[in-house]
């Protein structure tokens, strides 16, 4: 050269054509004499560009980045 799988918050995962969910992490409060641990709250993401469609994270082409076979 070439086939296939996979890109989702700061980390690791879910999910699905109709507002993206937990859980770690962070930040505030409560609580405690303070620190831990616990309880409640808030922030934070669908890898990039077209296409389909009333509507795309999700379906389809591209291109990028990661594994993994094959030559």
């Nucleotide at each position: 050269g070439c086939g296939g799988g996979c890109g989702u918050u700061g980390u690791g995962u879910a999910a699905u054509g109709g507002u993206a969910a937990g859980a770690c992490c962070c930040u505030u409060g409560c609580c405690u004499u303070c620190c831990a641990a616990g309880c409640a709250a808030g922030a934070g993401a669908c890898g990039c560009g077209g296409g389909u469609u009333c509507g795309a994270u999700u379906c389809c082409c591209g291109c990028c980045g990661c594994c993994c076979g094959c030559u």
Predicted 3D model of a 71-nucleotide RNA (transfer RNA) from Roseovarius sp. 217. NCBI's taxonomy places the organism under Bacteria, Pseudomonadati, Pseudomonadota, Rhodobacterales, Roseovarius. It matches the Rfam family "tRNA". Rfam classes the family as a transfer RNA. Rfam describes the family as follows. Transfer RNA (tRNA) molecules are approximately 80 nucleotides in length.